[in-house]
RNA sequence: CUCUGAAAAGGGCAAACCCGUUGAGAGACGGGGGCGCAAAGCUCCGGGGCCUCCGACGCGGCCGGCCGAGCUGCCAGA
Numbered sequence: 001c002u003c004u005g006a007a008a009a010g011g012g013c014a015a016a017c018c019c020g021u022u023g024a025g026a027g028a029c030g031g032g033g034g035c036g037c038a039a040a041g042c043u044c045c046g047g048g049g050c051c052u053c054c055g056a057c058g059c060g061g062c063c064g065g066c067c068g069a070g071c072u073g074c075c076a077g078a
Base pairs, nucleotide, nucleotide: 002078003077004076005075012037013036017032018031019030020029021028022027035065041071042070043069045068046067047066048063049062050061051060053058
């Protein structure tokens, strides 16, 4: 450096749900809580889904724990 893996070690994140805040909403944030995750770390670049407006085309927004892709990363083995 590349590939593989999560057995070990140190750990990390945190679903549903509840409480509070915020937003028109999807949702986001904080606390609790753990379904799970070897990138469940980051990025709307592509696809997909969701929300708002619209007669429609379409614009805007949200989801990275929907998938792909890109960047970065602890440990072990080869």
c-di-GMP-I riboswitch aptamer from a Myxococcota bacterium, 78 nucleotides, folded computationally. It matches the Rfam family "c-di-GMP-I riboswitch aptamer". Gene Ontology term of the family: cyclic-di-GMP binding. The sequence was found by an Rfam model in a public genome assembly. Its mean pLDDT, the model's own confidence on a scale to 100, is 85.